The RNA shown here (transfer RNA) has 72 nucleotides and comes from a Thermoproteota archaeon. Model confidence (mean pLDDT): 83 of 100.

RNA sequence: GGGCCGGUAGUCUAGUGGCAAGACACCGCCUUCGCAAGGCGGAGAGCCCGGGUUCAAAUCCCGGCCGGUCCA
Numbered sequence: 001g002g003g004c005c006g007g008u009a010g011u012c013u014a015g016u017g018g019c020a021a022g023a024c025a026c027c028g029c030c031u032u033c034g035c036a037a038g039g040c041g042g043a044g045a046g047c048c049c050g051g052g053u054u055c056a057a058a059u060c061c062c063g064g065c066c067g068g069u070c071c072a
Base pairs, nucleotide, nucleotide: 001071002070003069004068005067006066007065010024011023012022013021018055026042027041028040029039030038048064049063050062051061052060
């Protein structure tokens, strides 16, 4: 330098047009003499940046940035 894959709560991952889901972590309650485990509930992201298409974009298209991987 080129090809491919990816970027979504603190972390990891799902969601591929109609204002986003789960696990772990965090907070509260139940349970225990207490802790852990377990059960229930809660808070937490508008989706890397810019532009385009569309009534509507995390999702499609273009260009960047960052990471991974392969080739040179």